[in-house]
Molecule: transfer RNA
Organism: Bacteroides mediterraneensis
C1' cells in the first nucleotide's frame, strides 16, 4: 500500500427473495435448591445515496482479521 472477510443485545452469535430485529449465557422479579415462570436490555461500526419500506443495495469512512507486496 492492494485484496478478502468481519462489525447486530452486556458477551457469543442467528437473521431466506429487502416487508414487525431474534437465540442462547449473562441481567432483574417472584417461587426455598436443582429448577421454573415472567420481564428488561438495540443509533444493526460511522456518514450519505437508491426504495413506499434497508441490518440486508450502492458509495465513501472508520476498526478488527486473515493474504499479498
Nucleotide at each position: 500500500u492492494g485484496g478478502c472477510a468481519g462489525a447486530u443485545a452486556g458477551u457469543u452469535c442467528a437473521g431466506a427473495c429487502g416487508g414487525u430485529a431474534g437465540a442462547a449465557c449473562a441481567c432483574c422479579a417472584u417461587g426455598u435448591a436443582a429448577c421454573a415462570u415472567g420481564g428488561a436490555a438495540g443509533u444493526c461500526a460511522c456518514g450519505g445515496g437508491u426504495u413506499c419500506a434497508a441490518g440486508u443495495c450502492c458509495c465513501g469512512u472508520u476498526c478488527u482479521g486473515c493474504c499479498a507486496g